[in-house]
Context: one part of a larger RNA
RNA sequence: CGCGGGAGGCUUGCGGGGAGCCGCCCCCAGUACGAGAGGACCGGGGCGGACGGACCGCCGGUGGCCGAGUUGUCGCGCCAGCGGCACGGCUCGGUAGCCGCGUCCGGUUGGGAUAAGCGCUGAACGCAUCUAAGUGCGAAGCCCGCCCCAAGAUGAGGCCUCCGCUCGCGAGAGUAAGGCCCCAGGGAGAUGACCUGGUGGAUAGGCCGCACGUGCAAGGCCGGCGACGGCCGCAGCGGAGCGGUCCUAACGGCCGAGCCCG
Numbered sequence: 001c002g003c004g005g006g007a008g009g010c011u012u013g014c015g016g017g018g019a020g021c022c023g024c025c026c027c028c029a030g031u032a033c034g035a036g037a038g039g040a041c042c043g044g045g046g047c048g049g050a051c052g053g054a055c056c057g058c059c060g061g062u063g064g065c066c067g068a069g070u071u072g073u074c075g076c077g078c079c080a081g082c083g084g085c086a087c088g089g090c091u092c093g094g095u096a097g098c099c100g101c102g103u104c105c106g107g108u109u110g111g112g113a114u115a116a117g118c119g120c121u122g123a124a125c126g127c128a129u130c131u132a133a134g135u136g137c138g139a140a141g142c143c144c145g146c147c148c149c150a151a152g153a154u155g156a157g158g159c160c161u162c163c164g165c166u167c168g169c170g171a172g173a174g175u176a177a178g179g180c181c182c183c184a185g186g187g188a189g190a191u192g193a194c195c196u197g198g199u200g201g202a203u204a205g206g207c208c209g210c211a212c213g214u215g216c217a218a219g220g221c222c223g224g225c226g227a228c229g230g231c232c233g234c235a236g237c238g239g240a241g242c243g244g245u246c247c248u249a250a251c252g253g254c255c256g257a258g259c260c261c262g
Stems, first nucleotide, its partner, number of pairs: 001152001005163007015149004021049007033038001051106005059100004066093005071086006110144003117137004166173002178255004182198005203249003206245005212238003219232005
């Protein structure tokens, strides 16, 4: 920009993409078969590998400054207590998120038409013959079925709902439903896009509570010559998690129909 007025939502599926794997064990059955050795078809049950998708309850990683410990040095006048730098200084743990080594799920079943192949009926050719007419079965393969995209499928589809035939036509104007910019953000994301919210509000921050993580703060008292230990105290501290609360910030602005044929 188009899709024959303008919008919002939900869809059909032309067409396209993905997936499609394999092994072992048990039963049937030591049966059929075979002199024996050996050893099935058909059908049924179980387990597993690799591959793929999703997810984070479990297990396990990461988690760059969440908590703690600790070395050297410098600073805050000194003690104490803190902070900076040293690979995140080093070490031990670790929420959310993101992950795999974790968990769940998938290949199936089924329908249709076939290949090789196996048939039925059957002439040419009084027999025979799966083929010439006709007709059946038959693959991990083909089409459908499963998952995803999808009406620019210009053949531009369908359904529901909302606004609506203003100003004489064109142009233009202010509007309707609705939308966009802008703003607060996000389990969405390179940017656009998508989703939530914008005071009639819990969208983010703050604050409060809870969860969770660290692991028992500072200070004081007590014990010890001291390093240090004990008590007040499962304390103190705090990223992302779950809730609550308008304290802070969501201020403002623009666009957008009125119609082709009968």

Notes
A computed fold for a 262-nucleotide part of an RNA from a Chloroflexota bacterium, annotated as large-subunit ribosomal RNA, domain VI. The source organism's lineage runs through Bacteria, Bacillati and Chloroflexota. Model confidence (mean pLDDT): 88 of 100.